[in-house]
C1' cells in the first nucleotide's frame, strides 16, 4: 500500500413514527427519535422501482405513449475515507 473486517479503539450516519415546512406527486428539508449500517459518505453512469403539473392519443377524468422528476438506506458501477486484530 492492497485485500480484509475484530465481543478492538476513536468516533460517524440515522429507519419507522411524530411535529413544522416545500412540492401536483413520488419525495425532500429541519427538529425529536433510533430500525439498523464498515462506507447507510458522494455521484443518477447501467438496471430496477416509484411519481405525473405538462404534451399526444382516445367517446372519456380511464388505458397507452412522450417528456420530465424521485429513490444511492434497491442492486451494480465509479470516486473518496477512519482504525489496524486475524
Nucleotide at each position: 500500500c492492497a485485500c480484509c473486517g475484530a465481543c478492538a479503539a476513536c468516533g460517524g450516519c440515522a429507519a419507522a413514527a411524530c411535529c413544522g415546512g416545500a412540492g401536483a406527486g413520488a419525495u425532500c428539508c429541519g427538529g425529536u427519535g433510533a430500525c439498523g449500517c464498515a462506507a447507510a459518505a458522494c455521484c443518477a453512469c447501467g438496471g430496477a422501482u416509484c411519481c405525473u403539473c405538462u404534451c399526444u392519443u382516445u367517446g372519456c377524468u380511464g388505458c397507452a405513449g412522450a417528456a420530465g422528476g424521485a429513490u444511492c438506506g434497491c442492486c451494480g458501477g465509479g470516486u473518496u475515507a477512519c482504525c489496524g486484530a486475524a
Predicted 3D model of an 86-nucleotide RNA (c-di-GMP-I riboswitch aptamer) from a Desulfuromonadales bacterium. Taxonomically the source falls in Desulfuromonadales (Bacteria, Pseudomonadati, Thermodesulfobacteriota, Desulfuromonadia). Of the family's consensus pairs, 90% are formed in the model. The sequence was found by an Rfam model in a public genome assembly.